The RNA shown here (c-di-GMP-I riboswitch aptamer) has 86 nucleotides and comes from a soil metagenome.

RNA sequence: GAUAAAGGCAAACCUGUCGAAAGGCAGGGACGCAAAGCCAUGGGUCUACCUCCUGCAUAGCAGGACACGACAGCCAGGCCGCCGAA
Numbered sequence: 001g002a003u004a005a006a007g008g009c010a011a012a013c014c015u016g017u018c019g020a021a022a023g024g025c026a027g028g029g030a031c032g033c034a035a036a037g038c039c040a041u042g043g044g045u046c047u048a049c050c051u052c053c054u055g056c057a058u059a060g061c062a063g064g065a066c067a068c069g070a071c072a073g074c075c076a077g078g079c080c081g082c083c084g085a086a
Stems, first nucleotide, its partner, number of pairs: 001083001008033002013028006031073001037079003041076003044071003051065006
């Protein structure tokens, strides 16, 4: 894929929990999704504990840089797969 059927996933938000954070996981919940199944390879985005730089006159604090952290429901690429007429 047919204004179809079967079956599936679950945004925001709430609760619990892990994490420095971004965010993850579990339960509730449905905005949406035909790969919203899996993989951070390229681009992109988010975060900055540590580290580095600067300042303050300094057990520290503030500002800046950084992915080694994260997002597959941002795009591309790779892998795998359910249902089904004409």